[in-house]
The RNA shown here (c-di-GMP-I riboswitch aptamer) has 94 nucleotides and comes from a soil metagenome. The sequence is in RNAcentral, with records from MGnify.
RNA sequence: GACAAAGGCACACCCGGCGAAAGCCGGGGCCGCAAAGCCACGGGGCUACCGCACACGCACUUCCGCUGUGUGCCAGGCCGGCCGGGUUGCCGAA
Numbered sequence: 001g002a003c004a005a006a007g008g009c010a011c012a013c014c015c016g017g018c019g020a021a022a023g024c025c026g027g028g029g030c031c032g033c034a035a036a037g038c039c040a041c042g043g044g045g046c047u048a049c050c051g052c053a054c055a056c057g058c059a060c061u062u063c064c065g066c067u068g069u070g071u072g073c074c075a076g077g078c079c080g081g082c083c084g085g086g087u088u089g090c091c092g093a094a
Stems, first nucleotide, its partner, number of pairs: 001091001008033002013028006031081001037087003041084003044079003051073006057066002
């Protein structure tokens, strides 16, 4: 970064699987991508099993408690096709 060449990857969606979820893997599919190859270092976003707080319900003289539901918080989980960064790679016109 070419109205080039040879190729590459694979959005959404569908099927199967893993996971609490976000999401990931495989097959199909092909929106697009000059790194839409690789790496969670920085930013940003997503989810909340567990945990914490509160409320409701149950139990109870009181304290303590019980399991369930809901709300809020929470990353060490996830996102590279969100941005930056690092790194590797095909071609060789301007």